[in-house]
A computed fold for a 142-nucleotide RNA from a Deltaproteobacteria bacterium, annotated as c-di-AMP riboswitch aptamer (ydaO/yuaA leader). NCBI's taxonomy places the organism under Bacteria, Pseudomonadati, Myxococcota, Myxococcia. Its Rfam family is "c-di-AMP riboswitch aptamer (ydaO/yuaA leader)". A reference for the family is Barrick et al. (2004), "New RNA motifs suggest an expanded scope for riboswitches in bacterial genetic control", Proc Natl Acad Sci U S A. Its family is annotated with cyclic-di-AMP binding and regulation of gene expression in the Gene Ontology.

RNA sequence: AAAAAAAAGCAGCCGAGAUUCGUCCGGAAGGACGGAUGCGGGGGACCCAGUUAUCUGGGGCGUAUUCCGGCAGUGUAGCCGGAUAGGGAACUUCCAAUCCCGAGCCCGUCAGCUAACCUCGUAGGCAUCUGGAAGGGCACAA
Numbered sequence: 001a002a003a004a005a006a007a008a009g010c011a012g013c014c015g016a017g018a019u020u021c022g023u024c025c026g027g028a029a030g031g032a033c034g035g036a037u038g039c040g041g042g043g044g045a046c047c048c049a050g051u052u053a054u055c056u057g058g059g060g061c062g063u064a065u066u067c068c069g070g071c072a073g074u075g076u077a078g079c080c081g082g083a084u085a086g087g088g089a090a091c092u093u094c095c096a097a098u099c100c101c102g103a104g105c106c107c108g109u110c111a112g113c114u115a116a117c118c119u120c121g122u123a124g125g126c127a128u129c130u131g132g133a134a135g136g137g138c139a140c141a142a
Stems, first nucleotide, its partner, number of pairs: 009138002012126003018037008038122006048112001057110001058107004066083006086101004091135006
């Protein structure tokens, strides 16, 4: 340096939101900018779809849709509670159980699908330790 075996040990979660290179600033810690790869989103032909849509405006990201009741209000918007489509829970899948979310934001009169092509993002927030079955990864690891 390389390879093999072994597992009562080890492994964080939601989300696309990760890896890496260069330049500049700085004493350093670190920061700013730009690029590449990976991942995610939008626009965009023929064909197909649609058949009169176009103020009851329309559309996008996202699981976050659709209702019921109460309070306030009387153009609207708002507040509280209960459900619900749907979504998440610690290596993965299945079964069971339990818990949680069911928001928010954006475009700006405009967009079906859509090859080529064009374009944007790469945040933020938090923790887990239920049971059974099956199957994986790791020894300079975690």